[in-house]
RNA sequence: UGAGUCAGCCGGGCAAUCGCUGUAGAUUUAUUCUGCAGAGGAAAGUCCGGGCUCCGCAGGGUAGAGUGCCUGGUAACCCCAGGGGGGUGUGAGCCCACGGAAAGUGCAGCAGAAAGUGAACCGCCUAAGUCUUUCUUUGGAAGGCCGGUAAGGGUGAAAAGGUGCGGUAAGAGCGCACCGCGCGUCGGGCAACCGGUCGCGGCGAUGGUAAACCCCGCUCGGAGCAAGGCCAAAUAGGAAUCCAUUGGUGCGACCCGCACUGGAUUCGGGUAGGCCGCAUGAGUUUUUUGGUGACAAAAGACCUAGAUGAAUGAUUGCCACGGAGUAAUCCGUACAGAACCCGGCUUACGGCUGGCUCAUAUU
Numbered sequence: 001u002g003a004g005u006c007a008g009c010c011g012g013g014c015a016a017u018c019g020c021u022g023u024a025g026a027u028u029u030a031u032u033c034u035g036c037a038g039a040g041g042a043a044a045g046u047c048c049g050g051g052c053u054c055c056g057c058a059g060g061g062u063a064g065a066g067u068g069c070c071u072g073g074u075a076a077c078c079c080c081a082g083g084g085g086g087g088u089g090u091g092a093g094c095c096c097a098c099g100g101a102a103a104g105u106g107c108a109g110c111a112g113a114a115a116g117u118g119a120a121c122c123g124c125c126u127a128a129g130u131c132u133u134u135c136u137u138u139g140g141a142a143g144g145c146c147g148g149u150a151a152g153g154g155u156g157a158a159a160a161g162g163u164g165c166g167g168u169a170a171g172a173g174c175g176c177a178c179c180g181c182g183c184g185u186c187g188g189g190c191a192a193c194c195g196g197u198c199g200c201g202g203c204g205a206u207g208g209u210a211a212a213c214c215c216c217g218c219u220c221g222g223a224g225c226a227a228g229g230c231c232a233a234a235u236a237g238g239a240a241u242c243c244a245u246u247g248g249u250g251c252g253a254c255c256c257g258c259a260c261u262g263g264a265u266u267c268g269g270g271u272a273g274g275c276c277g278c279a280u281g282a283g284u285u286u287u288u289u290g291g292u293g294a295c296a297a298a299a300g301a302c303c304u305a306g307a308u309g310a311a312u313g314a315u316u317g318c319c320a321c322g323g324a325g326u327a328a329u330c331c332g333u334a335c336a337g338a339a340c341c342c343g344g345c346u347u348a349c350g351g352c353u354g355g356c357u358c359a360u361a362u363u
Stems, first nucleotide, its partner, number of pairs: 001359010012319007020038007040335001044346002047344005052224004059256004064220005069083005084098001085096004099215002104213002106209002121153002123149003129145001131144005161179006180203001181201004186195003228276004238267006247261004283302008320333005
């Protein structure tokens, strides 16, 4: 100097004038005056988790759904922190849909003899067989058939664990030594796991795939602020049909249980107004202590929208940041707007700062 990677902060501020919404107070009760406050880090997505509200006791089970290494955090989670294992990158780092293949069922192209308990393409052997052909010098030799074999070669991502020695007709853990593997034990760690102390075993061909079905562990009532309450008003206390205690209803399905005693469908009529819920919260922030950390505890400070067809705006000046310019000065400032609330995740985006890694050049 360039490239990369990880983390943090801001994303406008101040003043004046006018306008709007909420709230507190005053009073002359007037579309009055004064004070205070007024859209985010993602408000987006609606992907998760809850708080809260309602459903008569939401109980048990089946199915179903979600989740899946270990230990912590949290109200909780599919989230976060730290660790383990695997993959990937030169590295800083990044990613993981990370329980089980000896419970069972299934699936795998081409090549190859063969892709999971069998088999043999090229090979090696001919011991064993009262088999057979040719030659022959009574002995025998060379073949064939039957048979043995998986050590050598080939194919493939992968072919019955590797190297060596012995043994054999030729071979093979067939036997042995050393490795590898399995089981038990020992050491470290809360654990997932790591190491490899000691012993036993010739040893499941420990093949792959569960993001295939499946098995196992853990969790799970439902609906949702258009939830749910209160007030006022109006109409038609409407009509018809069906089922009925062996029935029916009770906010995902089915069964059992429990509670209640009516329920379902169609046609027709009235209302659509106001208030609450609705902003003090698992709230924000400072310091101290504990912890690697996520976070927790204690003490103090602060109150930061609540609209309801939808307020949070407009103008001017100064400042901040960035760019151009000698300067004066000029231009620009992204993604995007609350609607019950909160904790996460994902996505969109302008600018600034710092740590670390790699490359090149110079000293």
Bacterial RNase P class A from a Porticoccaceae bacterium, 363 nucleotides, folded computationally. Model confidence (mean pLDDT): 77 of 100. NCBI's taxonomy places the organism under Bacteria, Pseudomonadati, Pseudomonadota, Gammaproteobacteria, Porticoccaceae. The sequence was found by an Rfam model in a public genome assembly.